A computed fold for a 345-nucleotide part of an RNA from an SAR202 cluster bacterium, annotated as large-subunit ribosomal RNA, domain IV.
The source organism's lineage runs through Bacteria, Bacillati, Chloroflexota, Dehalococcoidia and SAR202 cluster.
Context: one part of a larger RNA
């Protein structure tokens, strides 16, 4: 240097941070809060008792024997002494430092965030607020379904048939989910504009002839689908969801008014928040002292309604602040085992 055991007096002063170690632990009894989805929560919390020996009191079975019945049998039934067993419970005595005497064996509470939950995961640096999940909502699919795979033949899906299959988003459970269809996607419409091959074939040209017809080549109008423009609908479809100026009998401030812009200007609810730059905002609480942490406030650089919002009892090797026991983390070191390393031989 590894690993372990003690440690006066303090007990987080340690540190990013109680990371580590300590402590707690096991039946019995008693006894238990807010909150709740009435299941939980809960072993909550927080207390007491436990070895071993002698008297005693109750209860239980298991039984000699008695009585009883009859299909008279190794029979059923009912009663029950002693004594053995187990259980409960009084009283007394003995040991030690300590009786769940070893090993094994929850530390507890209180606030907040996220995530409903048990689950899943980056094999070997991440286990999480990420993934999944019931459950919720939109969209496609009527069967030789939709959607995958494959050249194809064929298979999955399904030996299934819309209370079933595919996709997309959200994510329990309660309350809820507001405006905007201009963009861009989807839908659905067809009148009209544009439009490829194709159909047409005015007109040209070449070759051919005495002229020609044929042959070739080029070609104008017109006709010629879907798409595209155009007309609608559509937001649990990609998405958005303002700006200056004045006003009320102190000031402040604006229920109010003007006014430009947009499709439409953010409701409800949260908010300095895993989101606030300014910022340690600014009030209050906790600390002797608190950039964190908790209730407010609103001036949200840059919240916000299924990229959901706002609660939410359980639950979490999550994350954050806080008290309590407990301690070598620390004041701040000491001793003292075992074993590398070094050093001599």
């Nucleotide at each position: 240097c590894u690993c372990c055991g003690c440690u006066a007096a303090g007990g987080a002063a340690c540190u990013a941070g109680g990371c580590a170690a300590a402590a707690g632990a096991g039946c019995c009894c008693c006894g238990u809060a807010a909150c709740u989805u009435c299941g939980g929560g809960a072993u909550a919390a927080g207390g007491g008792g436990c070895g071993u020996c002698c008297c005693g009191g109750g209860g239980a079975g298991c039984c000699a024997u008695g009585c009883g019945c009859c299909u008279c049998g190794c029979g059923c039934g009912c009663a029950a002494a002693a004594g053995c067993u187990c259980c409960c419970u009084g009283g007394g005595g003995c040991c030690g430092c300590a009786g769940a005497u070893a090993a094994g064996a929850u530390g507890g509470c209180c606030g907040g965030g996220c995530g409903a939950c048990u689950g899943u995961u980056u094999a070997a640096c991440a286990a999480a607020a990420a993934c999944a999940c019931a459950g919720g909502u939109u969209u496609c699919u009527g069967c030789u379904a939709a959607g995958g795979g494959g050249u194809a033949a064929c298979c999955c899906u399904a030996a299934g048939u819309a209370u079933a299959g595919g996709a997309g988003c959200c994510g329990a459970c309660g309350c809820u989910u507001g405006c905007c269809c201009a963009g861009u996607g989807c839908u659905g419409g067809a009148a009209g504009g544009u439009u490829a091959a194709g159909g047409g074939g005015a007109g040209g040209g070449g070759u051919g002839u005495c002229a020609a017809a044929g042959c070739c080549c080029u070609g104008a109008a017109c006709u010629g689908a879907a798409g595209c423009c155009c007309c609608a609908g559509u937001g649990a479809a990609c998405g958005g969801c303002g700006g200056c100026c004045g006003u009320a009998a102190c000031u402040c401030u604006a229920a109010c008014g003007g006014u430009c812009c947009u499709a439409a200007g953010g409701u409800a609810g949260c908010g300095a928040a895993g989101c606030c730059c300014c910022u340690u905002g600014u009030c209050g609480g906790g600390u002797a002292a608190g950039u964190u942490c908790c209730g407010a406030c609103c001036u949200g650089c840059a919240u916000g309604a299924a990229u959901a919002g706002c609660g939410u009892a359980a639950c979490g090797a999550c994350u954050u602040g806080g008290c309590c026991g407990c301690u070598g983390u620390c004041u701040c070191g000491g001793c003292g085992g075992a074993g590398g390393g070094c050093c001599c031989g």